[in-house]
Context: one part of a larger RNA
Molecule: large-subunit ribosomal RNA, domain IV
Organism: metagenome
RNA sequence: CCGUCGUUAAGGAACUCGGCAAAUUGACCCUGUAACUUCGGGAUAAAGGGUGCCUCUCUCCGGAGAGGCCGCAGUGAAAUGGGCCAACCGACUGUUUAACAAAAACACAUCUCUAUGCCAACCCAAUUGAGGGGACGUAUAUGGAGUGACACCUGCCCGGUGCUGGAAGGUUAAGGAAGGGGGUUAGCCGCAAGGUGAAGCUUUCGACCGAAGCCCCAGUAAACGGCGGCCGUAACUAUAACGGUCCUAAGGUAGCGAAAUUCCUUGUUGGGUAAGUUCCGACCUGCACGAAUGGUGUAACGAGUUGGCCACUGUCUCAACGACGGGCUCG
Numbered sequence: 001c002c003g004u005c006g007u008u009a010a011g012g013a014a015c016u017c018g019g020c021a022a023a024u025u026g027a028c029c030c031u032g033u034a035a036c037u038u039c040g041g042g043a044u045a046a047a048g049g050g051u052g053c054c055u056c057u058c059u060c061c062g063g064a065g066a067g068g069c070c071g072c073a074g075u076g077a078a079a080u081g082g083g084c085c086a087a088c089c090g091a092c093u094g095u096u097u098a099a100c101a102a103a104a105a106c107a108c109a110u111c112u113c114u115a116u117g118c119c120a121a122c123c124c125a126a127u128u129g130a131g132g133g134g135a136c137g138u139a140u141a142u143g144g145a146g147u148g149a150c151a152c153c154u155g156c157c158c159g160g161u162g163c164u165g166g167a168a169g170g171u172u173a174a175g176g177a178a179g180g181g182g183g184u185u186a187g188c189c190g191c192a193a194g195g196u197g198a199a200g201c202u203u204u205c206g207a208c209c210g211a212a213g214c215c216c217c218a219g220u221a222a223a224c225g226g227c228g229g230c231c232g233u234a235a236c237u238a239u240a241a242c243g244g245u246c247c248u249a250a251g252g253u254a255g256c257g258a259a260a261u262u263c264c265u266u267g268u269u270g271g272g273u274a275a276g277u278u279c280c281g282a283c284c285u286g287c288a289c290g291a292a293u294g295g296u297g298u299a300a301c302g303a304g305u306u307g308g309c310c311a312c313u314g315u316c317u318c319a320a321c322g323a324c325g326g327g328c329u330c331g
Base pairs, nucleotide, nucleotide: 001326002325003324004323005322006321007320008319010317011316014315019312027051028050029049030048031047036041038149052069053068054067055066056065057064058063070074082310083309084308085307086306087305088304089302090301094106095105111146112145113144114143115142116141122133123132124131150297151296152295153294155227156226157225160224161223162220163219164218165217166216169215170214171213175209176208179205180204181203182202183201184200187196188195189194228246229245230244231243232242255289256286267283268282269281270280271279
C1' cells in the first nucleotide's frame, strides 16, 4: 500500500449525480394506531412500555398479579423490519435480455372487433392428396387482432388505403370463332423459264363471344388512419361570447396539460430551503396531449423512477487506532 472486518471525540449528509455504502430498526408480550379506501385493507402503520432471578397468591398448568434481589446491560450471544410524506408509471401475483438492462418492457383477468355452421375457420404434415391438431369440442365454442383490474367515459371524419357487400355499364385472359392472308401441290396453261392453282396439311391475322379482378356504386374507424387558416368586433385598456371569408372527408369534443410529451425555458406564480435548472400546487402561450395506437382518476401492490422529512451513522469535516490475510523489505 491492497483486501475483509472492528471501534471512534465533537458535529451529523456539510459527502455525493444520488445517503451509494454503512449505521439505525429488529424477537415475543401489552398499549396504541392517521389520511385514504374497491370496506378486504392501509397496519408490524406511526408512537410508547415491558422481558432476568427469588418468595407468596391465583391458575384452564400455558401463565398472570404482588413484594423483593443483582448487574452498565435480563429476546444479556446469534438469528431477527429503519420509518414517514408527496408525485410519476404500471392495477395486482407473475415473465424477460443463460453470461453488462428485471423495467414504465412482456403477460394478465376485463372489454371490443373480426373469422368460423363442422370433413368449421386456422395450423402442421404429405409420395396429388390417404393423416394429425383444432376437438372426442359445436357460436356461452374455437381461431385471429387490439386494449389491459376497477370507476367515469370513449366525440367528429368513409375523401385516401384496407375490408365487406353489389351488380347496370366500361376494360378484360385462356379458350371459342364468322371471315381473310401466306406456304405446299394434283391438275391446267406454256417450247422452256415460269404462271395459275381445288382438296388436304400447315402457318398467320381476326370482327364477335368470353369469368374474376380493376374502374364503378354503397357500407364500415375498439379497421390503417385524419381531426385548419386569415380578418374584424364590447363605453379605459386588454380580451373576444359575436361576425366575415377561404379551404376541407371532417376541422380535436370530454378530460388532462411546461407533462416519461414544452423547443424558446431555469416560462410565470404559490409552496418547501438561509439559498431549489430538480420537486409539489396552479396558470394555459399544447414548438409537437387527447379519447381501446385508449382519455382521465384510482385503494392495494413494486429489489421501478423522482422530490422532501425524522431517526441513524467515518459518506463527509479529517482522519486515527486495532484484528486477520496478502503485497513489499530483511532472513